TPP riboswitch aptamer (THI element) from Rhodanobacter fulvus Jip2, 97 nucleotides, folded computationally. Lineage of the source: Bacteria > Pseudomonadota > Gammaproteobacteria > Rhodanobacter > Rhodanobacter fulvus. The RNAcentral record of the sequence draws on Rfam and Ribocentre. The model forms 91% of the base pairs in the Rfam consensus.
[in-house]
RNA sequence: UUCUUGAAGCGGGGGUGCCUGGCGUUUGCCGGGCUGAGAGAGUCCCUUGGAACCUGAUCCGGUUUGCACCGGCGUAGGGAGCUUGAUACGGAUCGAU
Numbered sequence: 001u002u003c004u005u006g007a008a009g010c011g012g013g014g015g016u017g018c019c020u021g022g023c024g025u026u027u028g029c030c031g032g033g034c035u036g037a038g039a040g041a042g043u044c045c046c047u048u049g050g051a052a053c054c055u056g057a058u059c060c061g062g063u064u065u066g067c068a069c070c071g072g073c074g075u076a077g078g079g080a081g082c083u084u085g086a087u088a089c090g091g092a093u094c095g096a097u
Stems, first nucleotide, its partner, number of pairs: 002092003006089001007084004011047004017034007053078003059072004
């Protein structure tokens, strides 16, 4: 500079799987690896305009060593919110110092 209503404050909600080595020996502990934003981790994700996450579900089809991934289920049933803000604040981009 241009674009973008995307924002801010406080509060709230959520998940942690799969493969593998050692020790132990049902469960636990210590490592390595994979996917992912996140694998008890950090303001990581989500907060009603709600696929964050849960239920159905040890679900169905494809695929993978397995998880992951793709499609279905799904216009399903649940799921944590108020206030303020309208060129202010935030984000992206380009330029100058």